[in-house]
Molecule: Bacterial small signal recognition particle RNA
RNA sequence: CGCUCAGACCCGUGCGACGGACAGUUGCGGCAAAGCUUCAGGGCGGGAACGCAGCAGAGCACCGCAGCUGUCCGGGCGCCGCGGGUAUCUGGGUGGGG
Numbered sequence: 001c002g003c004u005c006a007g008a009c010c011c012g013u014g015c016g017a018c019g020g021a022c023a024g025u026u027g028c029g030g031c032a033a034a035g036c037u038u039c040a041g042g043g044c045g046g047g048a049a050c051g052c053a054g055c056a057g058a059g060c061a062c063c064g065c066a067g068c069u070g071u072c073c074g075g076g077c078g079c080c081g082c083g084g085g086u087a088u089c090u091g092g093g094u095g096g097g098g
Base pairs, nucleotide, nucleotide: 001095002094003093004092005091006090007089008088009085010084011083012082013081014080015078016077018074019073020072021071022070023069024068025067026066027065028064029063030062035060036059037058038057043052044051045050
């Protein structure tokens, strides 16, 4: 000096964790009036059958918190994986020259 292998370094990529947003779902709590459904009691109409309006209550919707699942986004997160790079560095092997 050359070749080669590995590592550092850089780039890309996959995976995971973390953070954020959204959706679904479960639980808990809230919801005075105003939303929807059902509407005990009682009220009204009717000879009756039944009908009508409808308070309380309940359910749904809505709001908040937490958990779980999924999707997307993010980055000097990673005693993770894969691929590529070579102007550079470290180590190993090997060949040649001085």